The RNA shown here (transfer RNA) has 73 nucleotides and comes from an Oscillospiraceae bacterium.
Its Rfam family is "tRNA". The family's RNA type in Rfam is transfer RNA.
The RNAcentral record of the sequence draws on ENA.
Lineage of the source: Bacteria > Bacillati > Clostridia > Eubacteriales > Oscillospiraceae.
RNA sequence: GGGACGUUACCUCAAUUGGUAGAGACACCGGCUCAUAACCGGUAAGUUGAAGGUUCGAGUCCUUCACGUCCCA
Numbered sequence: 001g002g003g004a005c006g007u008u009a010c011c012u013c014a015a016u017u018g019g020u021a022g023a024g025a026c027a028c029c030g031g032c033u034c035a036u037a038a039c040c041g042g043u044a045a046g047u048u049g050a051a052g053g054u055u056c057g058a059g060u061c062c063u064u065c066a067c068g069u070c071c072c073a
Base pairs, nucleotide, nucleotide: 001072002071003070004069005068006067007066011024012023013022019056027043028042029041030040031039049065050064051063052062053061
C1' cells in the first nucleotide's frame, strides 16, 4: 500500500429482505432464609464508533473517516 470481517447498555452478545432497540451477566430494590449464598420477582442502564447520503421510515442500504482482528504485498 491492497483486501476481508468487526464496532449496539458497565461487560458478553441478539435484532428476520428497512417498520416500536432486546436478552443474559453485573448493579440496585424486594421476596425466600436465623443469616449468607443459591433461587424467585422487579427496576435502572443506549445519540447503535464519528460524519454525511438514500428513504415516508436506517442498527440494517451507499460514501468517507477512526479503532480492533486477520490475510496479501